[in-house]
RNA sequence: GGAACAGUAGCUCAAAGGAAGAGCGUUGGCCUGUUAAGUCAAUGGUUACGUGUUCGAGUCACGUCUGUUCCGCCA
Numbered sequence: 001g002g003a004a005c006a007g008u009a010g011c012u013c014a015a016a017g018g019a020a021g022a023g024c025g026u027u028g029g030c031c032u033g034u035u036a037a038g039u040c041a042a043u044g045g046u047u048a049c050g051u052g053u054u055c056g057a058g059u060c061a062c063g064u065c066u067g068u069u070c071c072g073c074c075a
Stems, first nucleotide, its partner, number of pairs: 001071007010024004018055001025043006048064005
């Protein structure tokens, strides 16, 4: 330098163009002799950034940034 893949909640990941979700975590209640476990509720988002297509974009197109892998070049 080129290519592929990835970027969504604090973490791990869903959502095959039609209202952005789950598990874990965190906080509070219940339960318990206490803790843990269990249980109920709450807490959660610039879907990396920008532009475009569309009635409608996390999803499609283009550009940018970051990460991973592979290829190439120099040493």